[in-house]
RNA sequence: GCGCUGUUAGCUCAGAGGUAGAGCAUUCCCUUGAUAAGGGAAAGGCCGGAGAGUCGAGAUCUCCACGGCGCA
Numbered sequence: 001g002c003g004c005u006g007u008u009a010g011c012u013c014a015g016a017g018g019u020a021g022a023g024c025a026u027u028c029c030c031u032u033g034a035u036a037a038g039g040g041a042a043a044g045g046c047c048g049g050a051g052a053g054u055c056g057a058g059a060u061c062u063c064c065a066c067g068g069c070g071c072a
Base pairs, nucleotide, nucleotide: 001071002070003069004068005067006066007065010024011023012022013021018055026042027041028040029039030038048064049063050062051061052060
């Protein structure tokens, strides 16, 4: 330098163009003599950045940043 891949909640990850979810963690409630476990609820994201196209983008296209793999 070129190609591929990843970037979404504190962490690990889903997400077939129609206003973003799960598990764990956190907070509250129930349950217990008290804990753990169990049950219920809540908070937490403007989806790595900038453009393009679309009525509409986390998703499609282009460029950039960062991580990983490969080729030279």